SAM riboswitch aptamer (S box leader) from Rhinopithecimicrobium faecis, 98 nucleotides, folded computationally. Of the family's consensus pairs, 97% are formed in the model. The sequence is in RNAcentral, with records from Rfam.
């Protein structure tokens, strides 16, 4: 790398460098962006999973992770006509395996 399982409509910022894109993939839409995108660094914060604590729905922040918008929405199936419904697929994160 791959495989298995689980989870996700909540939460959480600044500074520096940088200089045009970004929001996973394909398509459509929509949104963010020179009032500075992506990326890198530093600090801070949040608390999803593991860990610790705990009767616990608590607390802690050790390991990953995360810090615009439901995984931004839809596109596969069912239901509905009004609508964050249900189930898949795919991606992300965590743990295990490897």
């Nucleotide at each position: 790398a791959g495989c298995u399982u689980a989870u996700a409509g909540a939460g959480a910022a600044a500074g520096g460098c940088a200089g045009a894109g970004g929001g996973a993939a394909u398509a459509g839409a929509c949104c963010c962006a020179a009032u500075g995108a992506a990326g890198c660094c530093u600090u801070a914060g949040c608390a999803a999973c593991c860990u610790g604590u705990g009767u616990a729905u608590u607390c802690a922040a050790g390991g990953u992770g995360c810090u615009a918008a439901a995984u931004u929405c839809u596109a596969c199936c069912c239901a509905c006509u009004u609508a964050g419904g249900g189930g898949g697929a795919a991606g992300a994160u965590a743990a295990g395996u490897g």